[in-house]
RNA sequence: AGAGUUUGAUCCUGGCUCAGAACGAACGCUGGCGGCGUGGCUAAGACAUGCAAGUCGUACGGUAGGUUGUUUCGAUUGGGCGUAUAGUGGCGAACGGGUGAGUAAUAAAUAGGUAACGUACCCCGGGCACAGGGAUACCAUCGGGAGCUUGCUCCCUUUGCGAAAGUGAUGUUAAUACCUGAUGACAUCUUCGAGCGACAUCGCUCGAAGACCAAAGGGUGGGGACCUUCGGGCCUGCCGGCCUGGGAGCGGCCUAUUUCCUAUCAGCUUGUUGGUGAGGUAAAAGCUCACCAAGGCGACGACGGGUAGCCGGACUGAGAGGUUGAACGGCCACAUCGGGACUGAGACACUGCCCGGACACCUACGGGUGGCUGCAGUAACGAAUAUUCCGCAAUGGGCGAAAGCCUGACGGAGCGACGCCUCGUGGAGGACGAAUUCUUUCGGGAUGUAAACUCCUUUUAGGGUUCAGAAAGCAAGGGCGGUUAAUACCCGCCUGCGUUGAUCUAACCCAGAAAAAGCCUCGGCUAACUCCGUGCCAGCAGCCGCGGUAAUACGGAGGAGGCAAGCGUUGUUCGGAAUCACUGGGCUUAAAGCGCGUGUAGGCGGCUCGGCAAGUACUUUGUGAAAGCCCUCGGCUCAACCGAGGAAUUGCUUGGUAUACUGCCGGACUUGAGGCGGAUAGGGGUGCCUGGAACUCUAGGUGGAGCGGUGAAAUGCGUAGAUAUCUAGAGGAACGCCUGAGGCGAAAGCGGGGCACUGGGUCCGUCCUGACGCUGAGACGCGAAAGCGUAGGGAGCAAACGGGAUUAGAUACCCCGGUAGUCUACGCCGUAAACGAUGCGCACUAGGCUUUUUUGGUUAUUGACCCCAUCUGUGCUGCAGCAAAUGCGUUAAGUUGACCGCCUGGGGACUACGGCCGCAAGGCUAAAACUCAAAGGAAUUGACGGGGACCCGCACAAGCAGCGGAGCGUGUGGUUUAAUUCGAGGCUACGCGAAGAACCUUACCAGGGUUUGACAUGGCGGUGGUAGGAAAGUGAAAGCUGACCGACCCUUCGGGGAGCCGUCACAGGUGCUGCAUGGCUGUCGUCAGCUCGUGCCGUGAGGUGUUAGGUUAAGUCCUGUAACGAGCGCAACCCUCGUCGUUAGUUAUACGUGUCUAACGAGACUGCCGGUGAUAAGCCGGAGGAAGGUGGGGAUGACGUCAAGUCAGCAUGGCCUUUAUAUCCUGGGCUACACACACGCUACAAUGGCCGGUACAAUGGGUUGCGAAACCGCGAGGUGGAGCCAAUCCUCCAAAGCCGGUCUCAGUUCGGAUUGCAGGCUGCAACUCGCCUGCAUGAAGUCGGAGUUGCUAGUAACCGCGCGUCAGCAACAGUGCGGUGAAUACGUUCCCGGGUCUUGUACACACCGCCCGUCACGUCAUGGAAGUUGGCAACGCCUGAAGUCAGUGAGCUAACCCUCACGGGAGGCAACUGCCCAAGGUGGGGUCGGGUCGGUAACUGGGACGAAGUCGUAACAAGGUAACC
Repeated sequence: AGAGUUUGAUCCUGGCUCAGAACGAACGCUGGCGGCGUGGCUAAGACAUGCAAGUCGUACGGUAGGUUGUUUCGAUUGGGCGUAUAGUGGCGAACGGGUGAGUAAUAAAUAGGUAACGUACCCCGGGCACAGGGAUACCAUCGGGAGCUUGCUCCCUUUGCGAAAGUGAUGUUAAUACCUGAUGACAUCUUCGAGCGACAUCGCUCGAAGACCAAAGGGUGGGGACCUUCGGGCCUGCCGGCCUGGGAGCGGCCUAUUUCCUAUCAGCUUGUUGGUGAGGUAAAAGCUCACCAAGGCGACGACGGGUAGCCGGACUGAGAGGUUGAACGGCCACAUCGGGACUGAGACACUGCCCGGACACCUACGGGUGGCUGCAGUAACGAAUAUUCCGCAAUGGGCGAAAGCCUGACGGAGCGACGCCUCGUGGAGGACGAAUUCUUUCGGGAUGUAAACUCCUUUUAGGGUUCAGAAAGCAAGGGCGGUUAAUACCCGCCUGCGUUGAUCUAACCCAGAAAAAGCCUCGGCUAACUCCGUGCCAGCAGCCGCGGUAAUACGGAGGAGGCAAGCGUUGUUCGGAAUCACUGGGCUUAAAGCGCGUGUAGGCGGCUCGGCAAGUACUUUGUGAAAGCCCUCGGCUCAACCGAGGAAUUGCUUGGUAUACUGCCGGACUUGAGGCGGAUAGGGGUGCCUGGAACUCUAGGUGGAGCGGUGAAAUGCGUAGAUAUCUAGAGGAACGCCUGAGGCGAAAGCGGGGCACUGGGUCCGUCCUGACGCUGAGACGCGAAAGCGUAGGGAGCAAACGGGAUUAGAUACCCCGGUAGUCUACGCCGUAAACGAUGCGCACUAGGCUUUUUUGGUUAUUGACCCCAUCUGUGCUGCAGCAAAUGCGUUAAGUUGACCGCCUGGGGACUACGGCCGCAAGGCUAAAACUCAAAGGAAUUGACGGGGACCCGCACAAGCAGCGGAGCGUGUGGUUUAAUUCGAGGCUACGCGAAGAACCUUACCAGGGUUUGACAUGGCGGUGGUAGGAAAGUGAAAGCUGACCGACCCUUCGGGGAGCCGUCACAGGUGCUGCAUGGCUGUCGUCAGCUCGUGCCGUGAGGUGUUAGGUUAAGUCCUGUAACGAGCGCAACCCUCGUCGUUAGUUAUACGUGUCUAACGAGACUGCCGGUGAUAAGCCGGAGGAAGGUGGGGAUGACGUCAAGUCAGCAUGGCCUUUAUAUCCUGGGCUACACACACGCUACAAUGGCCGGUACAAUGGGUUGCGAAACCGCGAGGUGGAGCCAAUCCUCCAAAGCCGGUCUCAGUUCGGAUUGCAGGCUGCAACUCGCCUGCAUGAAGUCGGAGUUGCUAGUAACCGCGCGUCAGCAACAGUGCGGUGAAUACGUUCCCGGGUCUUGUACACACCGCCCGUCACGUCAUGGAAGUUGGCAACGCCUGAAGUCAGUGAGCUAACCCUCACGGGAGGCAACUGCCCAAGGUGGGGUCGGGUCGGUAACUGGGACGAAGUCGUAACAAGGUAACC
């Protein structure tokens, strides 16, 4: 620091995804040691059990036991000592510990204020402590029965009541408990005066007067005098008590700033805002109450809703930021839920009290008890989070004079790889390299110095030895200092015998490599590759995407890469993401400029002078807790961790200085802005009046059959007189020419003429004002068309609708009609692709051209023009610059600054819900669930177009002959069959593979056989009457059995080879895959194209070259040209035919020559002439020539396309098969037959048929062959065998043609199918299933519908001949040969195919493309909905616990007062009343209480998604009616 992913490729926009770091984590696999940390994130849900707050006997009276001494020596009593302790009393329990429910401000952070306050314990200072009194806890007793001595004894008994919790009565007692009185100011209050301070009430200090308020003692040491009950009093020290001033620390209250989302929450508020008075508090205050006023808050977001403890900090990040608030620290809040107060210095109190609710437990059913969000622990919840541990040794806290006690705070240990950080699992040597395993092209390669083996080391774990430290304290004794009258006591410091450890452990020694490695990944991103298995299955996947038989992507294995006691996965946060952009983005076309204006708040603002100092800068004060981060140093062997110091803490705050800039105040200026004067252009607006053309209608005239309409028609109108034409009249709407890329307006928009009223602009003058300006959230106004309301109007046009056409359909396009509407007035609507898809205003930055308005100038006697300069507007082109490109370019999309609006992936969605507006239609605002990995912009190359231009081709046209109808042949489909083997399928399958299916072929079917095999190679073993031959038997054959005969080569004489038999490897396969392949082939197409190097252009794909102007059969050539050259194609070179020459000559011929044969040459090149063309290339005509513009024909097929064809020609990977899918044999089938198609043959006849006569070829083939003559047969053919291995012989008579005859238009003397009979040939064999011959038979067919094929000259057409295959033949096929031998081409509009350029594109599998909507099916989320069911927060009313406050207080009442000691008073308590208030109830019967947020729901709406459903074809090309708003 980037990468992957939209495309055929490119650039951009844009989302999605990945690589990093982190975690209180969880899950999977694995797991050696240690250190330091950390661990219920869920149910603030419920909790068994134990512990977590006590302490003080130096405050008090007692009690129990112990000990000591005294005594009458038994009990017992009193005293001392120390121990324990319920109770009274004091202090503490408000700390410490937990949690984050609530809380968006009664909170937190930061900075301040308190002159508006409090403070127990602690520290410093001043002063005081006198005299009395009455209670009470503790403690004791309480029941029943019996006896009698009537106040004692005995018995029973859980012994006042009660199950328990608890609680009553009587009696008695103490205090540092409680109460009264005294004293009292520098406390407090009131009044007065003075000084200082301040912020208004006021504060501090001083002085005067008045009022009012206090206490408690204890233990012990020492002590001279005095007293004594001999304890002591008294004095003093110590610990306490009371009043008071100050301090420290800790709190209360107040202020400012900051602190999440939501406007689909816009208005909120009645104690509300303020005042006066009163109450209340430690204290200001509507904190509370009464009265008065009507305020207060809010777009700088009130009020409402949602969410949330806040911070120091933590994570991440380059930073700015973003996210977060576990552990540690600060603050707040809470303690089962809710309310309340009491006590106290402090609480409205986690382990206190009272009440209400829920829950749980106990119960004798009467009633009680409880609160782990303390530490452990339990079940539950959950993906998930530990021991019912040890100790107060240390640190800290409470109490105490102290020793000490208490302390789940804390210190430690245990559990968990949960995290971070060390260490180890050994080190060195060791082969061209063992074995295993994997792979292989079988040679090898990998694992791999890895192992084995040799030498060495011993951390850690294990065992042992010796032991420091964490310890400071307490404390006998001693020293010094303080206190004091005191060298006592006591306190502080130093020393110090002795003593205190829950837990952890350094170092050394011993043995032995010994006890210690896994996890993930290996298609790209992203480091790491092979084999096997699987076969769109199983599965993987973060994104792109893998898997349909050769998967580096699934699973396994080998190997490799990464990290390592861990490794992966999941989740979450930040980063990458400049993808919310302050740093640091955008808005013509990608998402994005409001349709346009006026203008409020706000933001911003010309030049100059002076002042202030708010912003700003510098400096300074205080603060910014500690911890953390960073730096330095230090301590654990290092590190993590810890300690010390520094820095930092970007903030707020105090004072000062500066005054450039901004701001504020004041003064001046004119250039911005406005005004004034004078001109000026204009479809700017509104109203009224008016004109002609056209149209329709009405009336009349003429006229007489059609008109109208279309691609063609029809509906329609017309003999009741239309259309046409003339005259007259009526009506409404719109304004031709002028008219222009022209004018005006803010936009929408504005067009005949005249008048009235009216808005704005521009130019000139430079007279006035003096910044008055720009923009503009809300707001207000205007706003095409359509639509709505009311009233008019209505000619034409024309949604809807009717009819006619078109069509498969046609709810359309076309035609005939036609109503709303279009027009006017008034009122709504408020939207458009309302577009320059470009907000508004200012400034700056090259030009050129056209045009509008204005002014000035030149010229001219005047003068329209022209020309020059200039202002304003409107256009084109273009530099710089910008931009992804297209493009923009002084009318910016350039360069700056000001303000507003808007955007943040596509779909869902210009939608739902809510709100506002509207009469309605609807508009404005505007989500989410879910879903996809794209959607998109510009440009490029292709392909395509029912786009354009140019040009070719038997493409059409012009012709000739056909096919399509008939019969037959052949092929194919279909059907049939045991099998009808397989392949080929538009052109480019279908007389094709097949240049020969009776058997064979043959691959198919039935049946019968064989199994190392019909065929090849190798290994091992065997074999001598062996291999081989073979009569015979059986059989359809193959095969099986098999008498008999009977071998070969080499030899060292042992044997070996060949053969055969057995066995193991293997053979074999026309089995599958042509979509794994080679090779070959078809097609576009013998079309003229397809590319490269260098250069240039473009960010790039790519372009240029190859386009253009001509020309050609041709990318053929010429010219031009940012291109210059080159390659594969074209052409030529090759073969053949045509002319001539030379040479040679078998054959031929009687001979020679020639013809001829076959070899080599010549010839043709637009070379020559004329015209034309650009002086070119070329074209046209001509001459000569056998041939003339490539002379005819052939061979030759560019880059590529069709996953075209072929695994059955051959070859070949993989798969499958192996007594069968191999192989042999017999028979059958490939020849079937209702039918359909393709290609042919023969015909339908007279340009003919038949009969007779007669003429002329060429190419070929031939020894398993061609086969002559001659003879036989009507003939096929037979006999025959000459000649010929071929210019020699044979095939070999060519036919059409020509001559003559006959037939005479008919199903015929046409036509020959079909069938019968008789023969011939080939062959082992012609039944299925061959060909030929003769005789007989004599079908359809009389020129062929729609449609369709070939051919441009020796061509078509007609005619015969040969050859290959082959025993024969299905050949009418295929391929060659010659004979006879035409017609037509004006031309390129149209059909088909092709080429080049251009254009559009949403196509790129490329139009056989893409793609839209309804319907049907499945899945998912969601809206509406009669209802139904919950949550939350309020409201009205009712009831109203505890409790404070207020009042009453007849009942009760020790302290003080009065008193006759009865009583009364003061005060207090119970009880009662009232206000407030938690929880609760209720919201009805006629009145359906309301708000808000959910769940669910018959039915219903649309949406998204889903390999092969239905209907059409709306869009993309002119998408076949241009599309869209």